Context: one part of a larger RNA
RNA sequence: GCCAGCGAGUUAGCCUCUACGGCAAGGUUAAGUGGUUACACCACGUAGCCGAAGCGAAAGCGAGUCUUAAACGGGCGUGCAGUCGUAGGGGUUAGACGCGAAACCGGGUGAUCUACCCAUGGCCAGGUUGAAGGGAAGGUAACACUUCCUGGAGGACCGAACCCACUAACGUUGAAAAGUUAGGGGAUGAGCUGUGGGGAGGAGUCAAAGUCUUAUCAAACCCGGAGAUAUCUCGUUCUCCUCGAAAUAGCUUUUGGGCUAGCCUCGCGUUACAACCGAUGGGGGUAGAGCGACUGGAUGGGACUGGGGGGCUACCCGCCUACCCACCCCAACCAAACUCCGAAUACCAUCGGUCUCUGUCGCGGGAGUCAGUCUGCGGGUGAUAAAAUCCGUGGGCAAAAGGGAAACAACCCAGACCGCCAGCUAAGGCCCCUAAUCCCGUCUUAGUUCGUAAGGAAGUCAGGUUGCAGUGACAACCAGGAUGUUGGCUUAGAAGCAGCCACCAUUUAAACAACGCGUAAUAGCGGACUGGUCAAGGAGCUUGGCGCCGAAAAUAAUCGGGAAUAAGGCGGGAGCCGAAGCUGCGGACUCGAAAGAGUGGUAGAGGAGCGUUCCUGUCGGCAUCGAAGCGGCGUAGUGAUGCGCCGUGGAGCGUCAGGAAGUGCUUAUGCUGGC
Numbered sequence: 001g002c003c004a005g006c007g008a009g010u011u012a013g014c015c016u017c018u019a020c021g022g023c024a025a026g027g028u029u030a031a032g033u034g035g036u037u038a039c040a041c042c043a044c045g046u047a048g049c050c051g052a053a054g055c056g057a058a059a060g061c062g063a064g065u066c067u068u069a070a071a072c073g074g075g076c077g078u079g080c081a082g083u084c085g086u087a088g089g090g091g092u093u094a095g096a097c098g099c100g101a102a103a104c105c106g107g108g109u110g111a112u113c114u115a116c117c118c119a120u121g122g123c124c125a126g127g128u129u130g131a132a133g134g135g136a137a138g139g140u141a142a143c144a145c146u147u148c149c150u151g152g153a154g155g156a157c158c159g160a161a162c163c164c165a166c167u168a169a170c171g172u173u174g175a176a177a178a179g180u181u182a183g184g185g186g187a188u189g190a191g192c193u194g195u196g197g198g199g200a201g202g203a204g205u206c207a208a209a210g211u212c213u214u215a216u217c218a219a220a221c222c223c224g225g226a227g228a229u230a231u232c233u234c235g236u237u238c239u240c241c242u243c244g245a246a247a248u249a250g251c252u253u254u255u256g257g258g259c260u261a262g263c264c265u266c267g268c269g270u271u272a273c274a275a276c277c278g279a280u281g282g283g284g285g286u287a288g289a290g291c292g293a294c295u296g297g298a299u300g301g302g303a304c305u306g307g308g309g310g311g312c313u314a315c316c317c318g319c320c321u322a323c324c325c326a327c328c329c330c331a332a333c334c335a336a337a338c339u340c341c342g343a344a345u346a347c348c349a350u351c352g353g354u355c356u357c358u359g360u361c362g363c364g365g366g367a368g369u370c371a372g373u374c375u376g377c378g379g380g381u382g383a384u385a386a387a388a389u390c391c392g393u394g395g396g397c398a399a400a401a402g403g404g405a406a407a408c409a410a411c412c413c414a415g416a417c418c419g420c421c422a423g424c425u426a427a428g429g430c431c432c433c434u435a436a437u438c439c440c441g442u443c444u445u446a447g448u449u450c451g452u453a454a455g456g457a458a459g460u461c462a463g464g465u466u467g468c469a470g471u472g473a474c475a476a477c478c479a480g481g482a483u484g485u486u487g488g489c490u491u492a493g494a495a496g497c498a499g500c501c502a503c504c505a506u507u508u509a510a511a512c513a514a515c516g517c518g519u520a521a522u523a524g525c526g527g528a529c530u531g532g533u534c535a536a537g538g539a540g541c542u543u544g545g546c547g548c549c550g551a552a553a554a555u556a557a558u559c560g561g562g563a564a565u566a567a568g569g570c571g572g573g574a575g576c577c578g579a580a581g582c583u584g585c586g587g588a589c590u591c592g593a594a595a596g597a598g599u600g601g602u603a604g605a606g607g608a609g610c611g612u613u614c615c616u617g618u619c620g621g622c623a624u625c626g627a628a629g630c631g632g633c634g635u636a637g638u639g640a641u642g643c644g645c646c647g648u649g650g651a652g653c654g655u656c657a658g659g660a661a662g663u664g665c666u667u668a669u670g671c672u673g674g675c
Base pairs, nucleotide, nucleotide: 001675002674003673004672005671006670011094012093013092014091015090016089017088018087019086020085021084022083023082026050027049028048032044033043034042035041054061055060064076065075066074067073097235098234100232104225105224106223107222108221109220116198117197118196119195120194121193122192123191124189126158127157128156129154133150134149135148136147137146138145162186163185164184166183167182168181169180170179201217203213204212238609239608240607241606242605243604248261249260250259251258252257262369263368264366265365266364267363268362269361275354276353277352278351279350280349281348282347288341289339290338295335296334297333299331300330301329302328305326306325307324308323309321310320311319312318372397373396374395375394376393377392378391379390380389381388402413403412404411417587418586419585420584422583423582424581428577429576430575431562432561433560437574438573439572440571441570442569443568449564455549456548459546460545461544462543463542464541465540466539468537476533477532478531479530480529482506483505484504487501488500489499512527515526516525517524588599589598590597591596610664612661613660614659615658616657617656619654621653622652629648630647631646632645633644634643635642636641
């Protein structure tokens, strides 16, 4: 892991509601006793309980009573039947649907492991170093001191046994629940070790690591309190039918929990009140707009009016100001906490209409929900970021399958009772994969289509507009483009062309005191401007359509693919395909008198059934002429399931009507067994 078996809302008391039954202003017995019997039944038993009257703190009064001095009052009562039993829904007290803690407490068992201590024993190959002390000699006045010999100290040195465990590899379902191998440290010491003994669980022991106390230690182990508690996680077993949520508000040592309300369901009662459409009447201060209507903000210009600052003057009068403020005028603005204004919606009310669809309100029984999420629209926070976050409002998902979007809870279309090898459509599509396509007009050349911006560009198509043009435009080509003059100044130089000033005049068809390149300065080359050749349109601005660049990521990987010049874009036309939508045919169920309508569904509420075990009665049931069980086939039913036949099996089993439950298992890292 698979298979089989086992495995979770039970039982008792009390309260409450529902169904059914008995009796009823009453209902009912408990313990017990008697009978009959062997576990139930019959009879008795009226103690007690509930109800039939309440109000008041009470005395007390009583269909009333309390309040009060007293109630015109007000509170609670008086109209409305209960009680006993059986079954069921819910609550509550109990372990209370099942399994699950970490822990807490009590009584015991442990120091055969290990930590420390006590007593008594044992062990430490071999080698090295050579302290104190001693002796001799030298030496001294005597010491001191020196040398040699002796001596054998040490938490001394090297290194086996022994003890330890620093490094690495291996081992990691190991040979081993801590090891092996190769190295490493201590090895006369605070050494190692045998045996016996001591003290223990908030206690011991500790050269101290919260270490160790029998593979267990920030409080051992065993048994008990004990089914501790678990606002937590997981699991919770047959079928069909009807309806069908919530993820919000308030409060909460409350935020992943709870209580009440909201939303769902069932029962009883109650209505047309609700909903939708139309009309009419309302209040509003949002969107917008406006501000010479307030409160504030804010840009440019003007006028110079006033005040302040600064400067000049200073005896006063004054003067200036490319400083600041206020007022005034012109022009143009901004505001969630501005408003002279002001919608659409929404909301409220009245009237009328529709009512197949939708669906009110009250009381009572039962819930679940309190983590929501995406999307359109209106906003706050954020960065006019987020699949962000917080509100409002609609939709979807949640709890919704089907078709489309290649794939894709939430987007688009559309709400699946069952069956059909019938039809029509929606979104979206119609070259092939892949069901279905053709026609007309026009654009695009980028494979744009099939990813994006600021910005850039003689791409191309269509439109608008302003100049020029047969008295010849535009482009090209040919020619001219001069003189005073090298203008003046400056400068080493400055001659059109470093810079400053001026920018005249003449000859002309035209020609700048020069637009650019160039020179040291000249020179030189173009340009403006003019003529000629040529010949018909040409130059600019602007609007729109489709394209281009901008455009960088790691396999080749951005049309779903193939591929496509349309099978791309825009516009028009006619068809077709396409879903569980709609229709047709057949069937089931619910509601309804019928006509007809309805039947997606999680949490959850309600209803109806199937099956298992046992009990009572029943069928004068079935069975060795073959029961149960098991395997196979068939058949009936919406299903749980039932029945029949065949085989196997070899002794019990069923129908119907009731009753009682140890009553239904893919899942609890469930339990036991098998494989």